[in-house]
C1' cells in the first nucleotide's frame, strides 16, 4: 500500500426486514436477611451507539468520507 472484519455503560456482548423512553450478564452504589464476611433478594445509578457529514417523516440500524483494533494478501 490492497482486500476483509470490528467499535453500544467500567468491563464481555446482543439489539429479528430503519419506528416510538436503547438492553443483558458481571462489576459498582444503597437498603433487608447474618454477630461478622460471604451469598441471596430489592432498588438504583450509568450509554455524544468511534469520529465527521448524507438520505428518510423518523437512523445504533442504510449510504460517503475518516479514525481504532484484529486479520488475511503482497
Nucleotide at each position: 500500500g490492497g482486500g476483509g472484519a470490528u467499535g453500544u455503560a467500567g468491563c464481555u456482548c446482543a439489539g429479528u426486514u430503519g419506528g416510538c423512553u436503547a438492553g443483558a450478564g458481571c462489576g459498582c452504589u444503597u437498603g433487608a436477611c447474618u454477630g461478622g464476611c460471604a451469598g441471596u433478594c430489592a432498588a438504583g445509578a450509568g450509554g455524544u451507539c468511534g469520529u465527521g457529514g448524507g438520505u428518510u417523516c423518523g437512523a445504533a440500524u442504510c449510504c460517503c468520507a475518516u479514525c481504532u483494533u484484529c486479520u488475511c494478501c503482497a
This is a predicted structure of a 74-nucleotide RNA (transfer RNA) from uncultured Fulvivirga sp. The source organism's lineage runs through Bacteria, Pseudomonadati, Cytophagia, Fulvivirgaceae and Fulvivirga. The sequence was found in a public genome assembly. Its Rfam family is "tRNA". Rfam's curators write: Transfer RNA (tRNA) molecules are approximately 80 nucleotides in length.